[in-house]
Context: one part of a larger RNA
RNA sequence: UUACGCAUAAAGCAUCUAUAGGUGGCUUUUUAAGUCCAUUGUUAAAUCUCAAGGCUCAACCCUGGGCGGGCAGCGGAACCUGCUAAGCUGGAGUACGGUAGGGGCAGAGGGAAUUUCUGGUAGAGAGGUGAAAUGCGUAGAGAUUGGAAAGAACAACAAUAGUGAAAGCACUCUAUUAGGGAAACACUGACACUGAGAGACAAAAGCUAGGGGAGAAAAUGGGAUUAAAUACCCCAUUAGUCCUAGCCCUAAAUGAUGGAUACUGGGUACUGUGCGUAUUGACUCGUGCAAUGUUGUAGCUAAUGCGUUAAAUAUCCUACCUGGGGAGUACGUUCGCAAGAAUGAAACUC
Numbered sequence: 001u002u003a004c005g006c007a008u009a010a011a012g013c014a015u016c017u018a019u020a021g022g023u024g025g026c027u028u029u030u031u032a033a034g035u036c037c038a039u040u041g042u043u044a045a046a047u048c049u050c051a052a053g054g055c056u057c058a059a060c061c062c063u064g065g066g067c068g069g070g071c072a073g074c075g076g077a078a079c080c081u082g083c084u085a086a087g088c089u090g091g092a093g094u095a096c097g098g099u100a101g102g103g104g105c106a107g108a109g110g111g112a113a114u115u116u117c118u119g120g121u122a123g124a125g126a127g128g129u130g131a132a133a134u135g136c137g138u139a140g141a142g143a144u145u146g147g148a149a150a151g152a153a154c155a156a157c158a159a160u161a162g163u164g165a166a167a168g169c170a171c172u173c174u175a176u177u178a179g180g181g182a183a184a185c186a187c188u189g190a191c192a193c194u195g196a197g198a199g200a201c202a203a204a205a206g207c208u209a210g211g212g213g214a215g216a217a218a219a220u221g222g223g224a225u226u227a228a229a230u231a232c233c234c235c236a237u238u239a240g241u242c243c244u245a246g247c248c249c250u251a252a253a254u255g256a257u258g259g260a261u262a263c264u265g266g267g268u269a270c271u272g273u274g275c276g277u278a279u280u281g282a283c284u285c286g287u288g289c290a291a292u293g294u295u296g297u298a299g300c301u302a303a304u305g306c307g308u309u310a311a312a313u314a315u316c317c318u319a320c321c322u323g324g325g326g327a328g329u330a331c332g333u334u335c336g337c338a339a340g341a342a343u344g345a346a347a348c349u350c
Base pairs, nucleotide, nucleotide: 003322005320007304008303012318015200016199017198021194022193023192025088026087027086028085031082033081034080035077036076037075039073040072041071042070043069048066049065050064051063053061054060091191092188093187094186099180103177104176106174107173108172109171110154114150115149116148117147118146119145120144121143125136162169163168206247207246208245209244210243211242215241220236221235222234223233258317259316260315261314262313266295267294268293269292271290272289273288274287275286276285299306300305323350324349325348332343333342334341335340
């Protein structure tokens, strides 16, 4: 490089936006770049091939003809791609009215629980475990009952549910803001898809500065267990966990499944929104579109399984893979305060 691949065997970037590039709906027109047809030139000889000939045959040699792909010229064709011009509405988008939602951000409020502090009652244990002990308690604990404070998280509702690009998002209310689907059919008229570089966002842990610190809790110190016990169990307890500002940029970041479009039997459940039916009304029944599940036909798959949310059938664009180890290591470079991240070999070995 080609080819085969990428759920589980090596392999989909954590996710999105978007530049270059690649690809691109329907109708008519222009042109002739791609494309196709005819023809001309060139493409040394040898080689190859065909027909004769020469060595007694053959290999070999010799003579003549031919083939071939490429490049260039010239003449045409106009279906397809491109270009030119004009149009269309189905893709895409905008507007209008209504709708669902833990989507984001900011502010305000709330109750339960926990711990601590402070009073009352009471008076010996309480706690913890397999069993204990360390630790707590007559300087009055634990229990019970008033009051106060603090921080963090929001039970039931709750779902196989909703929403967001993903990470993620849930006490209640308010302000603000973004996106989606359905209906209606007004407008623009291909404005689209993907996307190398690039940019944005990105759990937890970690870092810097300043706050905060109830609970639980790496590290650490004790008590046990044990042959030992740098553990599992118990008693304490620090960083961190929380907030503000800034970094870090990684996860089994998973659906282990890139995005878009079209097409291909059903059953069943549920969410949003229409239509018809029904009704006083809520239900009911049928059906359309969009989303989320489950079962399963054809088909696919090495099998497991997937199966209109495809891993089926096709097209376009893109990331990535190429035996195991060495190794996501070394070196170099970029980024970072650091921790480290990104890129990423070889020798050697089986």

Overview: Predicted 3D model of a 350-nucleotide part of an RNA (small-subunit ribosomal RNA, central domain) from Pinacopodium congolense. The coordinates come from a structure-prediction model, not an experiment, and the mean pLDDT is 87.